[in-house]
Predicted 3D model of a 73-nucleotide RNA (transfer RNA) from a Candidatus Omnitrophota bacterium. Lineage of the source: Bacteria > Pseudomonadati > Candidatus Omnitrophota.
RNA sequence: GCCGAUGUAGCUCAGUUGGUAGAGCAGCGCAUUCGUAAUGCGCAGGUCGGAGGUUCAACCCCUCUCGUCGGCU
Repeated sequence: GCCGAUGUAGCUCAGUUGGUAGAGCAGCGCAUUCGUAAUGCGCAGGUCGGAGGUUCAACCCCUCUCGUCGGCU
């Protein structure tokens, strides 16, 4: 330099013919227990890497750009 993959909650990841984003673990509260753990119920947590564009509407489509990983030279 070229090609490909990937970036979504604190962590690991879902989410596709474009229609207002979820799970598990972790955190907090309550219940249960003599108490803890476990278990059950609930709550909170996100400008979907960044910018621009298309669209009534974008995590999703297009362009540019940044980070990480791999391959080729």
The prediction has a mean pLDDT of 81.